RNA sequence: CACUCCGAGGAGCGUUGCAGCGCUCCAGACCCUUCAAGGGGCUGGGCGUGAGGCUCGGAACUGUCCUGACACAACGACGCUCACCCGCU
Repeated sequence: CACUCCGAGGAGCGUUGCAGCGCUCCAGACCCUUCAAGGGGCUGGGCGUGAGGCUCGGAACUGUCCUGACACAACGACGCUCACCCGCU
């Protein structure tokens, strides 16, 4: 560094919706099989879901690299409410 898992970045409710995901919904070309019909994945559309998907830290495993040390955050569409901190009244 990569995959997986865990923790943290205050919380709750509502709205929209990109990516992603789901659909025995539609269309297109391709492939397989077939008397007819049917099936498969791909692309596009439709519907549904969808605001920790991000960053930081840690754990385990494998591989690679290095031989040095110390440190703690910055962010997250929109609206409302609460919590926390500071100031004013």